[in-house]
Context: one part of a larger RNA
RNA sequence: CUCUCUCUAAGGAACUCGGCAAACUGGCCCUGUAACUUCGGGAGAAGGGGUGCCUCUUUAUUUACAAUUUUAAUACAGUUGUGAAUGGGGAGGCCGCAGUGACCAGACUCCGGCGACUGUUUACCAAAAACACAGGUCUCCGCAAAGUCGUAAGACAAUAUAUGGGGGCUGACGCCUGCCCAGUGCCGGAAGGUUAAGGAAGUCGGUUAUCCUAGCAAUAGGAGAAGCUAACAACUGAAGCCCCGGUGAACGGCGGCUGUAACUAUAACAGUCCUAAGGUAGCGAAACUCCUUGUCAAGUAAGUUUUGACCUGCACGAAUGGCGUAACGAUCGGAGUACUGUCUCGGAGAGAGACUCG
Repeated sequence: CUCUCUCUAAGGAACUCGGCAAACUGGCCCUGUAACUUCGGGAGAAGGGGUGCCUCUUUAUUUACAAUUUUAAUACAGUUGUGAAUGGGGAGGCCGCAGUGACCAGACUCCGGCGACUGUUUACCAAAAACACAGGUCUCCGCAAAGUCGUAAGACAAUAUAUGGGGGCUGACGCCUGCCCAGUGCCGGAAGGUUAAGGAAGUCGGUUAUCCUAGCAAUAGGAGAAGCUAACAACUGAAGCCCCGGUGAACGGCGGCUGUAACUAUAACAGUCCUAAGGUAGCGAAACUCCUUGUCAAGUAAGUUUUGACCUGCACGAAUGGCGUAACGAUCGGAGUACUGUCUCGGAGAGAGACUCG
C1' cells in the first nucleotide's frame, strides 16, 4: 500500500450525478395513530412508555398431601388447610453505563411521474414505465365450424358447440371516449363498362382425288371438290376491377390568411382561400416544450432539478385510449427528520495479503 472489519474529538451530507456506502431503527407488551379511501385499508402509520433479579402479596388454571362431610368403601364428589408448577396483577427491595444486557429481528415522513394490483422477462451487463393480467370492445366461426399442422391419410380445436372456440386492439376502478368514409382496407350490391380459358358464324393458307396445257415418255406448269390441317376471328363468356352504398374500440386524418371593441392590448365578431373533416371534453414547458434555466409563486441564505399555476401545445388529446384514482412497487424524480468517517481530514486498532528471511 490492497482487502475484510472495529473505534473515532468537534461538526453532521459541507461528500457526491445521486446520502452510493455506512450508520440509525429493530423482539415482545401497553398506549396512541393523520390526510386520503374503492370503507377493505392507509397502519407496525407517526409518536410515547415498559422490559433484569430478589422478597412478599393477590388472582386463574393444573396438581400433591392431610383433615372433614357423604358412603358399603380408603372409590367418586363437596368443603377446609398446607405445599408445588404455570400464567397474569400489585407492593417493596437489589445491582450495573447498559435488563429483548450476547446473537437473531422495520429507519421514518411529505410531494410528484409511471404502471391499477399479485405475477413475468433479456440463463451470463437491462427487473423496468417493458410483457402478462382481470375487465372493455371489434371481428370470424352453426359444427364435416372458424383457425392451425400435414403432400396426403389424418390430428389439434374438442370427447367442446355461440354463456363456446379462434383472431385483433385496449388494459382494475371512476368520469368519458368528439368530428372526418375523400384515400386504403373490410362488408354489401348488382344495372352498366372492362375482362381469361373455353365455345364459335366466318375469312384465309397448306395438302390433292380429279381436270386442263406442253411433251413420244419421264416429267413440267396451271386449276382444284371433299376430308384433314395451320393462322385469324364477329359473337358468347365468371369472379375480379371500374361503378353504387355502408363501415373508425378498421389503417388512418383532424387548416391558412386578413380585418375588427371609445387608452393600449386582445378579439366574442366579420371576410376570404382550401379541405373528407379542420382537434371536441380533458390535460398541458409534460417520460411530450426546440427557443428554455419560458413567466409568476412555493420551498432554500443561495434551487438548470422539484411542486403549484399560466398557455405562446416547435411537435398532447380521447381503447396506437384521454383525464383522475385508494392500495401496491428491490420502479423513477424532489424535500425533510433521525443517523452517521460520505465529507471537513484525517487518526488509531484487528485479521488476511503484499514485502523481507526461510
Large-subunit ribosomal RNA, domain IV from Leontynka pallida, 358 nucleotides, folded computationally. The coordinates come from a structure-prediction model, not an experiment, and the mean pLDDT is 87. Rfam family: Bacterial large subunit ribosomal RNA. Its family is annotated with ribosome and structural constituent of ribosome in the Gene Ontology. The full RNA is in RNAcentral, with records from ENA. It is recorded under the gene name rrnL. The organism belongs to Leontynka, within Eukaryota.